[in-house]
């Protein structure tokens, strides 16, 4: 890098070194010397993996499966809904086509975990 599968409306700093851009892409609108981005630590979260309780599966035990719960350990997150649109199909308004403008689905794109290979 390419695939699968789950989730993206919640939640997290008056901290410390450092100094110019930073919020994936395009447009738009933000954030930034009253210090972003990035590291560190400090919290958020519960995806995996520990551990605990039940409870299911067995004649019973292990194993194995769920559900609550914990936060040790692997990630992750730590302005703004993934900031907001993108690309389609419906509604409704702008008398009708076209086109716009709004809302709502739905996919794309992307971002994280976890799995295959």
């Nucleotide at each position: 890098g390419a695939u699968c599968u789950a989730u993206c409306c919640a939640g997290a700093g008056u901290g410390a070194u450092g100094g110019a851009g930073g919020g994936a892409c395009u447009g738009g609108c933000c954030c930034g010397a009253u210090g972003a981005c990035a590291u560190c630590c400090g919290g958020c979260a519960a995806c995996c993996u520990g551990c605990a309780c039940a409870g299911a599966u067995u004649c019973g035990u292990u194993u194995u499966c769920u559900c609550u719960g914990u936060a040790a350990g692997g990630u992750g997150c730590u302005a703004a809904u993934u900031c907001c649109a993108g690309c389609a199909a419906a509604a409704u308004g702008g008398u009708c086509a076209a086109c716009c403008a709004u809302u709502u689905u739905g996919a794309a794109a992307g971002a994280u975990a976890g799995g295959a290979a």

A computed fold for a 117-nucleotide RNA from Sporolactobacillus inulinus CASD, annotated as SAM riboswitch aptamer (S box leader). The same sequence occurs in records of 2 taxa. Its mean pLDDT, the model's own confidence on a scale to 100, is 82. The organism belongs to Sporolactobacillus inulinus, within Bacteria. The sequence is in RNAcentral, with records from Rfam and Ribocentre. Rfam family: SAM riboswitch aptamer (S box leader). Gene Ontology term of the family: regulation of gene expression.